This is a predicted structure of an 83-nucleotide RNA (c-di-GMP-I riboswitch aptamer) from a Bacillota bacterium. The sequence was found by an Rfam model in a public genome assembly. The coordinates come from a structure-prediction model, not an experiment, and the mean pLDDT is 88. Rfam family: c-di-GMP-I riboswitch aptamer. Rfam's curators write: GEMM was predicted in a large-scale screen for bacterial structured RNA regulatory elements.
RNA sequence: UAAUGAAAAGGGCAAACCCACCGAAAAGCGGGGACGCAAAGCCACGGGUCUAAAGUUUUUACCAUGACGGCCGGGCUACCAUU
Repeated sequence: UAAUGAAAAGGGCAAACCCACCGAAAAGCGGGGACGCAAAGCCACGGGUCUAAAGUUUUUACCAUGACGGCCGGGCUACCAUU
């Protein structure tokens, strides 16, 4: 430096659910809690998904400028071990 993650060490993150806050919602955030994760660390760049306040509209549909990185791809960075 590259590939890999079988076993191991020290650790890390934290789904569902509950409580509180926040938001139109999706979601987010804090505490509790662990289903899992070797990038479940960072970036909405491509695809995808969720929401639909405002706007448009035939009044029930369209729409992201709002979100999701724990959906996939891509970019950047990194611990330990093995080769």